[in-house]
Context: one part of a larger RNA
Parts: sequence; structure tokens; C1' cells
RNA sequence: GAUUGAACGCUGGCGGUAUGCUUAACACAUGCAAGUCGAACGGUAACAGGCCUUCGGGCGCUGACGAGUGGCGGACGGGUGAGUAACGCGUAGGAAUCUGCCCAGUAGUGGGGGACAACCAGGGGAAACCCUGGCUAAUACCGCAUACACUCUACGGAGAAAAGGAGGCCUCUUUGAAAGCUUUCACUAUUAGAUGAGCCUGCGUUGGAUUAGCUAGUUGGUAGGGUAAAGGCCUACCAAGGCGACGAUCCAUAGCUGGUCUGAGAGGAUGAUCAGCCACACUGGGACUGAGACACGGCCCAGACUCCUACGGGAGGCAGCAGUGGGGAAUAUUGCACAAUGGGCGAAAGCCUGAUGCAGCCAUGCCGCGUGUGUGAAGAAGGCCUCAGGGUUGUAAAGCACUUUUAUUUGGGAAGAAGGUCACUAAGUUAAUAGCGAAGUGAAUUGACGUACCAACAGAAUAAGCACCGGCUAACUCCGUGCCAGCAGCCGCGGUAAUACGGAGGGUGCAAGCGUUAAUC
Repeated sequence: GAUUGAACGCUGGCGGUAUGCUUAACACAUGCAAGUCGAACGGUAACAGGCCUUCGGGCGCUGACGAGUGGCGGACGGGUGAGUAACGCGUAGGAAUCUGCCCAGUAGUGGGGGACAACCAGGGGAAACCCUGGCUAAUACCGCAUACACUCUACGGAGAAAAGGAGGCCUCUUUGAAAGCUUUCACUAUUAGAUGAGCCUGCGUUGGAUUAGCUAGUUGGUAGGGUAAAGGCCUACCAAGGCGACGAUCCAUAGCUGGUCUGAGAGGAUGAUCAGCCACACUGGGACUGAGACACGGCCCAGACUCCUACGGGAGGCAGCAGUGGGGAAUAUUGCACAAUGGGCGAAAGCCUGAUGCAGCCAUGCCGCGUGUGUGAAGAAGGCCUCAGGGUUGUAAAGCACUUUUAUUUGGGAAGAAGGUCACUAAGUUAAUAGCGAAGUGAAUUGACGUACCAACAGAAUAAGCACCGGCUAACUCCGUGCCAGCAGCCGCGGUAAUACGGAGGGUGCAAGCGUUAAUC
């Protein structure tokens, strides 16, 4: 000199923008943070409409929908950095793998069955919740049939699947919960892709030798098991290997990277925000489900802690967003909205979303603007100094003439909105003029932020501090003090004329900041 997630002191006008528990991975009151689908299903607790009514009520008939069965999603998104010196990360490669939703292709979707919730009845418990009996639906569950591709194979063969829903039409000795046709969404098997994930290897990745030896599933082989998959990953047997001064083992410290800061560079320091990867979710262990987890707001066991209890037994996990206590030099609101972007579910409308978008707080950083402009010498008054003549503050003020950024008040006012809905036209699909519907036209609409911006009134009106002035280092005099009180980054200053202490006048430097402390180069 540059820099900071800074803190402290004094001071403080406005706007934009970015950041904001670096400490206790300490403990947490309260609210919210993951749901959705009635176009899978039986149904009807609530609300609204309709119908019936003996005005008590009844009927799922309709819009809808609590609880339940079922599907998809809760493995994403969000947080934190405790652990980890490791194939964890970075980089360059590899082969023995899986992959829901998505895209493209091929082949199918035939025919049956028995249950369990909800519900009803009964019972237990303080509660959490649980037990018994009975009825019932499905895209829930289970057989049978079939098998282009698929798996296994001794090449003869063997094995394994599925589900329907919604809209519409035609036909009819049967007017239906019918058969058939059709559109669309689902379903099954499989191939290829895309995306994502698992695994292996070379090289690189902090300090200590006052850590020199370490290792028995250890190193390799055979056989078997296991996994989606290679492999001592696991087991049995056999061999005796494997690593190490090119630093094994042990100890300490630490998430890694893109980057960030500094520097001419080489390098040094660092890893907040943003992005990629990893690890963790009260502590330790375990698996279940699933395409995917050994799962932050799932389950089981053990432990510590907290809470409820009728003492028999139960409930909980903010390193999600706010917020509280505590720790600390120190770090914000128990805010608004799903309008946009994105995510989950849904055919869609839509619902959910503390992701996100915004607002609030803080001079924490960066950037911009302002605190007036011109004129004005009687060089006013006052202050300070003085050799008492004067000098200086100083064009500074006053006065005169202007302007109105900003702030205040009033009025107007974008962009961020793309879509979605309804009506009409209509390519196409189809047996069809039905239904669906690309594309287009029109209408009424969708903004949390609540503004930006523009115009007007008034009036200099609403706005300057901080540090320093011995040398380094820009800036000097007086008074007080008298090795005292004090200053100090280094040299040093102060013991009666202190430009170094304290005050004043003056000056210098930065400026809504200025200094100090800490830290890095």
C1' cells in the first nucleotide's frame, strides 16, 4: 500500500447493490418448511345445490370431499462442516453394472379367484393406541393361458407378464353397469437412447522421525457364497506372503475443488457468499420399503437429555425458515406472496412449496448523489496572535441576486404477464359432421413487491464529521503542567520558556465516514 463475512470508539443525509453466528455439530417454547390424485376404489363425516318430507329428518342425485384402500412423490429441493489425510476431492482413463419418470421401436393387454381396511357390533386402556367377530371395492393381492424379443440350457428344451379409467358414436326380437367401434391416459414384456448412479486404476493433495518398523483375512491361489456389478466383499482349504527412509505404521491438524486476497511475476495466504463433489442429521448400531436410502422433518434397538402420566405406560429431536436461552468482541423479522422462475402430484382446472421472488433490520462492504450557486472589503463584529503598528480566521460571514438535486407534501404512473379460462374458425385423428384437437382470432381477466419514472407547490429551506500537525509524514503558535499528569508504531517527548503531555486559535489529510484493534499478502 492492498484486502476482510470483521469488531470497537466518535460521528451519521439519501439512493442502488451485495453480504450478515467465523464462537457451543450447545439446548430448544411456538408457528410454518411435502404433499397430491374422486379421470384407480368402496364410499359420504363436513359445506353447498336439488328431490322427498309426517318439518324430526331422509336420498350420494349433483358440485365436491373428512377419514380409509390404492398410485406417484416424501432419495429432489433446503441446512451444516462434526467426522474424513481417504480413490474423499481434482485430473486423466477403464470395465464387470443398474437406471422410476422421459424419447424411439417391437410384441401384447385373454380368462378367473380369494381377501383386507374403511364401515357395523362388542371389548380393553388415563393416554398413545390396541384386540375380537361380521360385510365389501379396486389400477391392491394371487393363480391359469399365451411369449416376437428376454433369462437359463446338457441345445432336446425349460421358465417368467399385464389393469383398467375417462370422453364419444353406431347397431339392437334382449335398451344394458350390454356387445362392438373409436380417441386419449394408463398397464405388461423387451430392444436402443438420454439422464442419473454404483465400481476400478495412474498421477496430484498439511505437519511431525523427540513416531521405524507395520500386517493373520494380513498377501496370493482354488472352490463356493454374495452383489445390479469386478473384487478377501464373505467362508472353507492351500501357499507365506504384502507394505516401509521414494517415510509404512502412529500422532496432530483439516471437508476437497472452481475460485478469493495479495503480488510485476514466481509465489504466499485462504476455501464466507455463488457453483461442483463428499460427509452428517440428538449419540451409537441395524435393516425394511423402493428404480434410487441403509433415508434431516420414515421404522426398529440401545444410550444421554426433555416432557406427559391415573405409575401400568407413552411422546420428542430446528446442522429447514423465523424465533428463544446460552456462549461470544460480534452477526438480522416468530414479515408478505406463490405474481414470476423452478419442483411434487394431477388429463386439466388446480393444490402444496420458509425452494424461490420480495419486503423489514444493520454505514458491514462497494458504487453514485447531496449538504447549495454567483456576487460581496466597511477586509464588520467576535476569537487567536502581536514587536501594539498590525496580522490571521477571511469572500469566510452578513447583505444582494439565483437554483431546488435530495428530503417533505400532492397528483399521475410503467416493465417484470408468459400463460390459463370462455367463445369462434380450423389442419389432423376417425366409419363419423360425434369426441379430442395443432394453429389462429376475439372477449373478460391473473402482480406479493409498490415501486422505478414523470409532473407540480414552497422555501437555502432538511443534511459534516473524524484523525492528525517533533522526524519517518502533508500540516505551528499561545496558555496550562513541571520526569508530575501524561504521550508513544519506531526513534523518543515531559525535571519552568514542551511545535511531542492537556486546552485553545490556526493548519493538513480523508469525508458519510474517519480512526483504532485483529488478520493475510
Molecule: small-subunit ribosomal RNA, 5' domain
Organism: uncultured prokaryote